[in-house]
RNA sequence: AGUCCUGUAGUUCAGCGGUUAGAGCGCUCGCCUCACAAGCGAGAGACCUGGGUUCAAUUCCUGGCUGGGUGA
Numbered sequence: 001a002g003u004c005c006u007g008u009a010g011u012u013c014a015g016c017g018g019u020u021a022g023a024g025c026g027c028u029c030g031c032c033u034c035a036c037a038a039g040c041g042a043g044a045g046a047c048c049u050g051g052g053u054u055c056a057a058u059u060c061c062u063g064g065c066u067g068g069g070u071g072a
Stems, first nucleotide, its partner, number of pairs: 002070004007065001010025004018055001027043005048064005
C1' cells in the first nucleotide's frame, strides 16, 4: 500500500434528513448544614476536517486526518 470499522460535552455513551442534539459521572452556582459529605434545584459545556447531494446534512456520498481490527 489492501480491506473493514470508529470519530457527538471534561469523560463514558445515546441519537436522528427538519421540531430545542440528550443521559450517567464530572464542573459551576444556589438551597440545606456550625462545617463537609449526601440530598434537592438551576446552569455552562459538544457533532474531527474539506467538498458533494438535498429546499434542508450532525445524519447520506466522497477526499483527508485520527484511532482500532484483519490478512499475506
Molecule: transfer RNA
Organism: Callorhinchus milii